A computed fold for a 543-nucleotide part of an RNA from Pradoshia sp., annotated as large-subunit ribosomal RNA, domain I. The source organism's lineage runs through Bacteria, Bacillati, Bacillota, Bacillaceae and Pradoshia. The full RNA is in RNAcentral, with records from ENA. Rfam family: Bacterial large subunit ribosomal RNA.

Context: one part of a larger RNA
RNA sequence: GGCGCACGGUGAAUGCCUAGGCACUAAAAGCCGAUGAAGGACGUGACGAACUACGAAAAGCUUCGGGGAGCGGUAAGUACGCUAAGAUCCGGAGAUGUCCGAAUGGGGGAACCCAAUGCAGCGAUGCAUUAUUGAAUGAUGAAUAGAUAGUCAUUCAAAGGAAUACGCAGUGAACUGAAACAUCUAAGUAGCUGCAGGAAGAGAAAGAAAAAUCGAUUUCCUUAGUAGCGGCGAGCGAAGAGGAAAGAGCCCAAACCAAGUGAUUUAUCAUUUGGGGUUGUAGGACUGCGACGUGGCAGCGUGAGUGAUAGCAGAAUUAUCUGGGAAGGUAAGCCAGAGAGGGUGAGAGCCCCGUAAGCGAAAUUGCAAGCGCGCCUAGCAGAAUCCUGAGUAGGCCGGGACACGAGGAAUCCCGGUUGAAACCGCGAGGACCAUCUCGCAAGGCUAAAUACUAAUUAGUGACCGAUAGUGAACCAGUACCGUGAGGGAAAGGUGAAAAGAACCCCGGAAGGGGAGUGAAAGAGAACCUGAAACCGUGUGUCU
Numbered sequence: 001g002g003c004g005c006a007c008g009g010u011g012a013a014u015g016c017c018u019a020g021g022c023a024c025u026a027a028a029a030g031c032c033g034a035u036g037a038a039g040g041a042c043g044u045g046a047c048g049a050a051c052u053a054c055g056a057a058a059a060g061c062u063u064c065g066g067g068g069a070g071c072g073g074u075a076a077g078u079a080c081g082c083u084a085a086g087a088u089c090c091g092g093a094g095a096u097g098u099c100c101g102a103a104u105g106g107g108g109g110a111a112c113c114c115a116a117u118g119c120a121g122c123g124a125u126g127c128a129u130u131a132u133u134g135a136a137u138g139a140u141g142a143a144u145a146g147a148u149a150g151u152c153a154u155u156c157a158a159a160g161g162a163a164u165a166c167g168c169a170g171u172g173a174a175c176u177g178a179a180a181c182a183u184c185u186a187a188g189u190a191g192c193u194g195c196a197g198g199a200a201g202a203g204a205a206a207g208a209a210a211a212a213u214c215g216a217u218u219u220c221c222u223u224a225g226u227a228g229c230g231g232c233g234a235g236c237g238a239a240g241a242g243g244a245a246a247g248a249g250c251c252c253a254a255a256c257c258a259a260g261u262g263a264u265u266u267a268u269c270a271u272u273u274g275g276g277g278u279u280g281u282a283g284g285a286c287u288g289c290g291a292c293g294u295g296g297c298a299g300c301g302u303g304a305g306u307g308a309u310a311g312c313a314g315a316a317u318u319a320u321c322u323g324g325g326a327a328g329g330u331a332a333g334c335c336a337g338a339g340a341g342g343g344u345g346a347g348a349g350c351c352c353c354g355u356a357a358g359c360g361a362a363a364u365u366g367c368a369a370g371c372g373c374g375c376c377u378a379g380c381a382g383a384a385u386c387c388u389g390a391g392u393a394g395g396c397c398g399g400g401a402c403a404c405g406a407g408g409a410a411u412c413c414c415g416g417u418u419g420a421a422a423c424c425g426c427g428a429g430g431a432c433c434a435u436c437u438c439g440c441a442a443g444g445c446u447a448a449a450u451a452c453u454a455a456u457u458a459g460u461g462a463c464c465g466a467u468a469g470u471g472a473a474c475c476a477g478u479a480c481c482g483u484g485a486g487g488g489a490a491a492g493g494u495g496a497a498a499a500g501a502a503c504c505c506c507g508g509a510a511g512g513g514g515a516g517u518g519a520a521a522g523a524g525a526a527c528c529u530g531a532a533a534c535c536g537u538g539u540g541u542c543u
Stems, first nucleotide, its partner, number of pairs: 001542009015528001016493002020464002022461006029453002031161002039100003042055003046078002050074002061094006070082003105114003115130006132158009166197001167195005177184001181231001207214002218245004228236002249445003252389001256275009280423001282388004286382004295376003299373004305367005311359002317332005333350002335339001341353003394418008404430001425440005480487002500527001503514004
């Protein structure tokens, strides 16, 4: 030195565990903000820092409820206190709430600097107000007489944040695919921007269709990878019908009437308000006849009741054995509207917390039947006249959207340019024309079924179990890196209980040996288990 064996060191795998994650279900909620938000800075304790809580009234103040014996957060310890005159704690409502931040008196390199005015105070100083824009109202008021511009005041509103979700709109890529690439695709996706709402958007037919059919919108299933579109390549890709969820319909403009106002050519026009009226088998105005009750409401108020935000109560077991410890074994019982689950020194229905079935609110608040108020609401006939959304519809040119790439290209929307009709009317039915059928544009509103989940409550898992699961089980978006945008870790486990090792010995200490605790210390804090690599000690054997 090799190969064995035995015993160690190092090391952290593995096993077991879970304080944290992940996914989903149900309910509820879906906003906060000039009454100063979100997010921060700095402070506040008798005791260094940090986290948490709070704000110069500072781990807290008041009040109303709950609760019932200890309490002064994590967090031990010392000191000093509080508490049956009910503390700590939990919930409702309030007070206080430094400075920054939309930040708003002016400034500013965020958490700082400097003011004006009024009031109070001898004063130091304190309190209050003072940004901008928009709307309304009022006052004042130039050049310039009237006026207007301007100025000032008061009241109301806006601004900013977020859940990196969901919605609508504006703008809008490229990689990629086409086995290259240009039309095409990716994709109206990502990104950026605006504006919301608890949902949004859409929505009561100038519809779909082709049967003498249906009857607002939305979503799902299906139709169907069909009809189609397409360098007919890659690919893109409907709709009607059918079946479901949900279900709700309304209001203006106009004709006409009345009143007011203003212009005037004195007969009208314009305009404001009120009435009227709202549709396609046309309807309404108008004229005549005629009903006053019925039905409805998505508006306002009240509100039986029922929820939310603390809680209450809640059955039933002992002995013995093993053991450090009983919930395990054995024996004999009991409860069950409760044998879900968790904890307790090892597997506990009956030890503890709970669980089932029940009960409960001073205060704030959700929903809400009913009631009150308010609002809306009939029909018949006549047919002469009037009305029924105009720079609109449509055409042409250029684009875009439609599953549809200009195509035979209807339909819809923009820009340009033209430009109707008026119910004897107009639009559509995929060029266009006719017949036929369906509808009535150029104004508006509208729940539900649908989408999503940051936060809340309750729960579930053939989800993970510390190189997994969130980046983060642990003081993590931390330490650290970067000028910055940004990037971004590692790190869990003594024991049932600290009983965390008094005392003695070696040593400067670290560390160790005794002693003691403990079931165990080969559980000793570098702490459960403790594999392998790696490093040793002893010994056997070979050379």